[in-house]
c-di-GMP-I riboswitch aptamer from a Desulfobulbaceae bacterium, 74 nucleotides, folded computationally.
The model forms 94% of the base pairs in the Rfam consensus.
The sequence was found by an Rfam model in a public genome assembly.
Its mean pLDDT, the model's own confidence on a scale to 100, is 89.
NCBI's taxonomy places the organism under Bacteria, Pseudomonadati, Thermodesulfobacteriota, Desulfobulbales, Desulfobulbaceae.
RNA sequence: ACAAGAAAAAGCCAAACCUGCCGGAAGGCUGGGACGGAAAGCUUCGGGUCUCAAUAGAUAGCCGAGCUGCCUUA
Numbered sequence: 001a002c003a004a005g006a007a008a009a010a011g012c013c014a015a016a017c018c019u020g021c022c023g024g025a026a027g028g029c030u031g032g033g034a035c036g037g038a039a040a041g042c043u044u045c046g047g048g049u050c051u052c053a054a055u056a057g058a059u060a061g062c063c064g065a066g067c068u069g070c071c072u073u074a
Base pairs, nucleotide, nucleotide: 003073004072005071012037013036017032018031020029021028022027035061041067042066043065045064046063047062048059049058050057051056
């Protein structure tokens, strides 16, 4: 460097639900909370789904793809 995540170790993120705030909505932010996650880190490039009057928006914890990162090696 590449591959893998069985066993470790240090940690990390945070579903549903609730508080407050924002939004026309989907939904987002904040605090609590843990369903889960080896990229549940980042990017709408392709597809899906949701909102919408839509050319627009949301979802990266829907799938694929791209970039990056910790530890270890049955």